C1' cells in the first nucleotide's frame, strides 16, 4: 500500500436477490403463581440500523467517501 469479513436493543444474534409498524433470544421492568423465592405463565418498556452523502416513488439492504474492528497478501 492493496484486498476480504464485520459493525442492527444492556449482550448474542437474523433480516442484507429495496416495499407495508425493524425482528428472535438472553437480560431488564409489571402482574399472576407461591408463605418467600426460583421456574412457569401473562403483558411491557428498550434501537430507526457505525456516521456523511447519492440513487430511488421508497433504502438496514444499492453506490461513494469517512470512522471502529478482524484477517490475508506484498
Nucleotide at each position: 500500500g492493496c484486498c476480504c469479513c464485520c459493525g442492527u436493543a444492556g449482550c448474542g444474534c437474523a433480516g442484507c436477490c429495496g416495499g407495508a409498524c425493524a425482528g428472535c433470544g438472553c437480560g431488564c421492568c409489571u402482574g399472576g403463581c407461591u408463605u418467600c423465592g426460583a421456574a412457569c405463565c401473562a403483558g411491557g418498556a428498550g434501537g430507526g440500523c457505525g456516521g456523511g452523502a447519492g440513487u430511488u416513488c421508497g433504502a438496514a439492504u444499492c453506490u461513494c467517501c469517512c470512522c471502529g474492528g478482524g484477517g490475508g497478501c506484498u
The RNA shown here (transfer RNA) has 74 nucleotides.
Rfam family: tRNA. By type it is a transfer RNA.
The RNAcentral record of the sequence draws on ENA.